[in-house]
RNA sequence: GCCAGAGUAGCUCAGUUGGUAGAGCACUUCACUCGUAACGAAGAGGUCGCGAGUUCGAUCCUCGCCUCUGGCU
Numbered sequence: 001g002c003c004a005g006a007g008u009a010g011c012u013c014a015g016u017u018g019g020u021a022g023a024g025c026a027c028u029u030c031a032c033u034c035g036u037a038a039c040g041a042a043g044a045g046g047u048c049g050c051g052a053g054u055u056c057g058a059u060c061c062u063c064g065c066c067u068c069u070g071g072c073u
Base pairs, nucleotide, nucleotide: 001072002071003070004069005068006067007066010025011024012023013022019056027043028042029041030040049065050064051063052062053061
């Protein structure tokens, strides 16, 4: 330099023929217990990497950029 893949909650990951995002673990509170853990209930947490375009509407489609991973040279 070229090609491919990935970027979504603190972490690991879903998601969608375009209609405003969820799970597990973690965290907080409550309940339970002599107490702790576990189990149970509730809650909080996300400009969906950044910018632009298309559209009534973009996490999803198009373009550019950034970061990471793998391959080729």
A computed fold for a 73-nucleotide RNA from a Candidatus Nomurabacteria bacterium, annotated as transfer RNA. Rfam family: tRNA. The coordinates come from a structure-prediction model, not an experiment, and the mean pLDDT is 82. NCBI's taxonomy places the organism under Bacteria, Bacteria candidate phyla, Candidatus Nomuraibacteriota.